Predicted 3D model of a 73-nucleotide RNA (transfer RNA) from Endomicrobium sp. Its Rfam family is "tRNA". Rfam classes the family as a transfer RNA. The source organism's lineage runs through Bacteria, Pseudomonadati, Elusimicrobiota, Endomicrobiia and Endomicrobium.

RNA sequence: GCCCGGUUAACUCAGUGGAUAGAGUACUUUCUUGACAUGGAAGAAGCCAGAAGUUCAAUCCUUCUACCGGGCA
Numbered sequence: 001g002c003c004c005g006g007u008u009a010a011c012u013c014a015g016u017g018g019a020u021a022g023a024g025u026a027c028u029u030u031c032u033u034g035a036c037a038u039g040g041a042a043g044a045a046g047c048c049a050g051a052a053g054u055u056c057a058a059u060c061c062u063u064c065u066a067c068c069g070g071g072c073a
Base pairs, nucleotide, nucleotide: 001072002071003070004069005068006067007066010025011024012023013022018056027043028042029041030040031039049065050064051063052062053061
């Protein structure tokens, strides 16, 4: 330099052109206990890496940029 993949909640990851963007763990409150753990209930937390484009509509498609991983030379 070229090619491929990835970037979504604190962490690990789903997701699909139209819904209010979800799960597990963690966190907060609460019930249970003498207390702790386990378990039950409720809750907070995301400008979907950034920008532009296509579209009536983009987290999703296209392009560029950044970062991470892999391959070729």